[in-house]
């Protein structure tokens, strides 16, 4: 140092311009149950989507630039 993917709640992961004030698991907290734990079951908080910039009427989402992680050629 080319080039290629990848970055979304605490973790994992849906999303392919509008139907998303971002939705599910699992884990958190509260209640039900239960002598207690566990398991079930009900809710309830939690991500403005790595960062700044364009396009667009509208951006997680197209485009550029950085950051960072992975591969891969030299």
């Nucleotide at each position: 140092g080319g080039c290629g993917c990848c970055a979304u709640c605490g973790u994992c992961u849906a999303g392919c311009g509008g139907c998303c004030u971002a939705g599910g698991a699992c884990a958190a907290c509260a209640g039900a149950u239960u002598c207690u734990c566990a398991a079930u079951c009900u809710g309830u908080a939690a991500a403005u989507c790595g960062a700044g910039g364009g396009u667009u009427c509208a951006a997680a989402u197209c485009c550029c630039u950085c950051u960072g992680g992975c591969g891969u050629c030299a």